[in-house]
Predicted 3D model of a 71-nucleotide RNA (transfer RNA) from a Pyrinomonadaceae bacterium. Taxonomically the source falls in Pyrinomonadaceae (Bacteria, Pseudomonadati, Acidobacteriota, Blastocatellia). The RNAcentral record of the sequence draws on ENA and MGnify. Rfam family: tRNA. It is annotated as a transfer RNA.
């Protein structure tokens, strides 16, 4: 320098154009003499900017981060 992949909650992952979800973690409650486990509730995210569309996590472009391949 060129090519490909990838980016969603604190972590690991879903959602292939139409309400952004799960597990674990966190906070609170419940249970217990107490702690843990269990049960219930709550909060929490689409890498950035544009474009297409009635509507974008999803499609397109550019940039950024990470991984890989080639030179």
């Nucleotide at each position: 320098c060129g090519c490909g992949g990838u980016g969603u909650a604190g972590u690991u992952c879903a959602a292939u154009g139409g309400c952004a979800g799960a597990a674990c973690a966190a906070a609170c409650g419940u249970c217990u003499c107490a702690u843990a486990a269990g049960c219930g509730u709550u909060a929490g995210a689409c890498g950035a900017a544009a474009g297409u569309u009635c509507g974008a996590u999803u499609c397109u472009u550019u940039c950024c981060g990470c991984c890989g391949c080639g030179a």